[in-house]
Context: one part of a larger RNA
RNA sequence: GAUUGAACGCUGGCGGCAUGCCUUACACAUGCAAGUCGAACGGCAGCACGGGAGCAAUCCUGGUGGCGAGUGGCGAACGGGUGAGUAAUAUAUCGGAACGUACCUUUCAGUGGGGGAUAACGUAGCGAAAGUUACGCUAAUACCGCAUAUUCUGUGAGCAGGAAAGCAGGGGAUCGCAAGACCUUGCGCUGAUUGAGCGGCCGAUAUCAGAUUAGCUAGUUGGUGAGGUAAAGGCUCACCAAGGCGACGAUCUGUAGCGGGUCUGAGAGGAUGAUCCGCCACACUGGAACUGAGACACGGUCCAGACUCCUACGGGAGGCAGCAGUGGGGAAUUUUGGACAAUGGGCGCAAGCCUGAUCCAGCCAUGCCGCGUGAGUGAAGAAGGCCUUCGGGUUGUAAAGCUCUUUCAGCCGGGAAGAAAACGCAUGGGUUAAUACCCUGUGUGGAUGACGGUACCGGAAUAAGAAGCACCGGCUAACUACGUGCCAGCAGCCGCGGUAAUACGUAGGGUGCGAGCGUUAAUC
Repeated sequence: GAUUGAACGCUGGCGGCAUGCCUUACACAUGCAAGUCGAACGGCAGCACGGGAGCAAUCCUGGUGGCGAGUGGCGAACGGGUGAGUAAUAUAUCGGAACGUACCUUUCAGUGGGGGAUAACGUAGCGAAAGUUACGCUAAUACCGCAUAUUCUGUGAGCAGGAAAGCAGGGGAUCGCAAGACCUUGCGCUGAUUGAGCGGCCGAUAUCAGAUUAGCUAGUUGGUGAGGUAAAGGCUCACCAAGGCGACGAUCUGUAGCGGGUCUGAGAGGAUGAUCCGCCACACUGGAACUGAGACACGGUCCAGACUCCUACGGGAGGCAGCAGUGGGGAAUUUUGGACAAUGGGCGCAAGCCUGAUCCAGCCAUGCCGCGUGAGUGAAGAAGGCCUUCGGGUUGUAAAGCUCUUUCAGCCGGGAAGAAAACGCAUGGGUUAAUACCCUGUGUGGAUGACGGUACCGGAAUAAGAAGCACCGGCUAACUACGUGCCAGCAGCCGCGGUAAUACGUAGGGUGCGAGCGUUAAUC
C1' cells in the first nucleotide's frame, strides 16, 4: 500500500446492489419446513346440494359435488443445513472394466382366465396416556396361483424356470330388459430392447507439519476353491505358500473437509477455502438392518447410552448442523415477516394442492458503488475568536447582504415491466368407423402480481431537513498561544515531559480523508 463474513470508539442525510454465529457439531419453548392422487379401492366422519317423510323441530337417503380417517400408488434418497470426522474408503486431473438405473426416451411383443385374504367398519374389551387385543364383514392398479413367453434367466443344449391391472373419455352399426358387451382414444400395467442422464467400482499422478515417531503388518501379502454383491476384489470363509510396506519417510502423532475460486503480488510465489458452483462427510452419541430403482435414510424403524419432558408410577414421548426464534458462549452476526405472482421441485389426465427451495419485504454504514448537504456574486476586508513587534496579521469571500437553482428527503397526482403459458373460441393436421373424445400447429379472446400504489413520470413550495473523524517533532502533508513542570500524560519506531514543550492537555489556525474517519485483529 492492498485486502476482510470483521469488532471497538466518535459521528451519521438518501438510494442501488451484495453480505450477515468465523465462538459451543452447546441445549432448545413455539409455529411452520413433504406431500399428493376419488381418473386405483371399499366407503361416508364432517360440509353443501338434490330427493323422501313430517304442521314444525327434525329425521331418513352416498343419489350428486366433494371428502376426514383407512387400503393402494408415486414422492419422501431431491431440495435445505452444517463442516464434527476424514491426510485418503476424500478431492482434483487423466484413464479403465467386471456393473446398476424409478421417472424420461427408441423399438418389439403381450395385457387371457381364476383364487384366498385384510384394513377401514361393526361388536366386545384392556390402558392415565401412548396405544392395543379378540371375534365378525368387505374392496382394489394390494396379495397369490394357472395359462401364454423364438426375445429374458439357468443349462448337461434335451430342456427347465419366469409376467401382467386396470381406470377414464367418446360412440355409428350389432347383441342385451338394464348394467353393459363391442369398437375406439388417452393414461396405465407386464416382458424384452435402445439411448441419454445419473450412480456404484478400479488404477495412475498430485494434495499440511513432526524423525525429540524407524521399523510396521496376521486376513497381514499372494494362490486354489467356495460364498457374497448390481459388479472386479481377502469383500468373507476353508486350505496352501510366506509374503507385503518402509529414509522416494512406512508406522505413529498433531492439524485439516477438498476443488473451482478468493486476497495479495509485476510475476514466480505466499496466504486462504464466508457468500456462489462441483464433490465428500455428518444429522443428540454409538451400532444395526428394513423398505425401496436408489438409503444403511436430517424432519423413517430397531437396540444401547447421555439429556429433557409427561405419568394415574404400571409405562410412555423427544432430537432446529431446515426457516424464523430462545437461552448460553462470545469482541461479534438479522424478522417467531409476505407470497407461491415468477423460476424450479413433488403428486395429479387436469383443475389444482404442497413447497421457510425460491422470489420478495424487514433489521445492521458490514462492504462496494452513486448522489446530496447548495450555486453565483459579495471588502465596510464587518463583528467575534486567536496571535501580535500593538503598527497590524489571521480566520476570510468565509459570513451577512443581493441574485439564482431545487437533486435527495418531505407533500400532491399519475403509475409500470416482470404474465404468458395453462384456459375458452375459430381453423389446419394426426388418431379413428367417426365431423365424438384425445393430441398438436396457427390465429384470436379474456383471466392470473407477494413485491407494491414500489420503481418510474409529472406538479407545487422552500436554501429550506442533512458533516464528521483523525492528525500537525522526524519518518509524513500540516504551527502558534496558554496550562502543566520527569507530574499529568503521549508513543508504530526514534523518542517527548525535570518552568518559555511546534511531541502532554486546551484553544486558534492548518493538513488528510469524507457519510464516514480512526484504532485493534488478520493476510500478502